[in-house]
Context: one part of a larger RNA
RNA sequence: UGACGGGGGCCCGCACAAGCGGAGGAACAUGUGGUUUAAUUCGAUGAUACGCGAGGAACCUUACCCGGGCUUGAAAUGCAGAUGACAGGCGGCGAGAACCGUUUUUCCUUCGGGACAUCUGUGUAGGUGCUGCAUGGUUGUCGUCAGCUCGUGCCGUGAGGUGUCGGCUUAAGUGCCAUAACGAGCGCAACCCUCAUCGUUAGUUGCCAUCAGGUCAAGCUGGGGACUCUAACGGGGCUGCCAUCGUAAGAUGUGAGGAAGGUGGGGAUGACGUCAAAUCAGCACGGCCCUUACGUCCGGGGCGACACACGUGUUACAAUGGGUGGUACAAAGGGCAGCUACCGGGCGACCGGAUGCCAAUCUCUAAAACCACUCUCAGUUCGGAUCGGAGUCUGCAACUCGACUCCGUGAAGCUGGAUUCGCUAGUAAUCGCGCAUCAGCCACGGCGCGGUGAAUAAAAGCCCGGGCCUUGCACU
Numbered sequence: 001u002g003a004c005g006g007g008g009g010c011c012c013g014c015a016c017a018a019g020c021g022g023a024g025g026a027a028c029a030u031g032u033g034g035u036u037u038a039a040u041u042c043g044a045u046g047a048u049a050c051g052c053g054a055g056g057a058a059c060c061u062u063a064c065c066c067g068g069g070c071u072u073g074a075a076a077u078g079c080a081g082a083u084g085a086c087a088g089g090c091g092g093c094g095a096g097a098a099c100c101g102u103u104u105u106u107c108c109u110u111c112g113g114g115a116c117a118u119c120u121g122u123g124u125a126g127g128u129g130c131u132g133c134a135u136g137g138u139u140g141u142c143g144u145c146a147g148c149u150c151g152u153g154c155c156g157u158g159a160g161g162u163g164u165c166g167g168c169u170u171a172a173g174u175g176c177c178a179u180a181a182c183g184a185g186c187g188c189a190a191c192c193c194u195c196a197u198c199g200u201u202a203g204u205u206g207c208c209a210u211c212a213g214g215u216c217a218a219g220c221u222g223g224g225g226a227c228u229c230u231a232a233c234g235g236g237g238c239u240g241c242c243a244u245c246g247u248a249a250g251a252u253g254u255g256a257g258g259a260a261g262g263u264g265g266g267g268a269u270g271a272c273g274u275c276a277a278a279u280c281a282g283c284a285c286g287g288c289c290c291u292u293a294c295g296u297c298c299g300g301g302g303c304g305a306c307a308c309a310c311g312u313g314u315u316a317c318a319a320u321g322g323g324u325g326g327u328a329c330a331a332a333g334g335g336c337a338g339c340u341a342c343c344g345g346g347c348g349a350c351c352g353g354a355u356g357c358c359a360a361u362c363u364c365u366a367a368a369a370c371c372a373c374u375c376u377c378a379g380u381u382c383g384g385a386u387c388g389g390a391g392u393c394u395g396c397a398a399c400u401c402g403a404c405u406c407c408g409u410g411a412a413g414c415u416g417g418a419u420u421c422g423c424u425a426g427u428a429a430u431c432g433c434g435c436a437u438c439a440g441c442c443a444c445g446g447c448g449c450g451g452u453g454a455a456u457a458a459a460a461g462c463c464c465g466g467g468c469c470u471u472g473c474a475c476u
Stems, first nucleotide, its partner, number of pairs: 002475001004472002007470007019423005026315008034306002042053002064301007077123008087104006106115003126290002129288003135284002137279003140275001142273001147186006153162003166177003192267004197235007207224002211222003238261001241255001242253004304442001317416001321375007333364003338357002342353004382413001387408007429452007
């Protein structure tokens, strides 16, 4: 100087408290440990691993195992030499990759040659092999916490201190005052995006108030730019005004005005550093190692095993509910071998036709909700696991190991111990919709979107984490 204290003071945070809903009990999904295995590829391990890398493991992926091949090699390149089908098609053999046979017989040319392909030799290639404790780059975390430093000056023999402390204030080292300090930098804030309001410009594929036409109905048609909306540019919010308090900064107010009020909501943005934190398997790269194999191609298997343990989720245990029928209302996205209106077939998954749309034009599209009826508290008309049968779709192929549909079956579960998690408002809870990846899908995951829409707190005693000052100290 730091770090630490079951030392002190001040302050903050869904940290506690006040509430709401969960996890921990059940079944299933998924990840991990363990065990098993020929292999169950590898990495991630308190917070900061465990629906994580993986935003798609049937083959491929794939790195693992078994078996079968190749050795200048699956791909790239330099030099030298040779050849012009060693390449494509067909057939045979084979599990396939390979191998064998047969057929077709490269291109340009200034005729010197060149290009391309293959073979031989050689230099090289190749490695998801090791080391993240050799590294770059990137990332997590403390933490969007308010801190971390520098120049000159001053103080101290010096390490160092001061500034950055004190009082008040703030979300903030944000400011004000004070001051041997005066200034400055990285952070904070602002500048950026988005949502909420208004105006201007523009009016199609969007809109429809007025006018006319028209339909079973419908902006359907003429027309219109008013409104909604779209998307570009502007306005707007600054404690600006008022009252009270205060030297000031600022604070308080069911104050005014305003769409919005004190950082308006959300996002992006992550200082100096910490954890020899993570990643050599995204990529790059030093060193080491393999080179007829630790490289590479193919078939099959495995990554999906299952006495068990843990994490994260989904569905429930029901009447604020289940079932049947009817009636509504979104946003944001996606769409070419793609989304598909509509018609027909099928109980259905889906199939067969057919039409529009490269999309504000066509299309994919709500569910909770509301109304009526029913069930009447039961392991049930709750719950849907599991299993049997029959099918649909994708794909070369669903046995290991896909999703979905129909019929039957109808398990555990009657609100979950100790303990523990999230959340302060359009939030929690609840309801559906879309997208990426993707042939299909193990998605109940992830990332977004809207619908319905609460309760409680504004307190600082305690638990946890953090900031500042101070004190002690056996550590530095």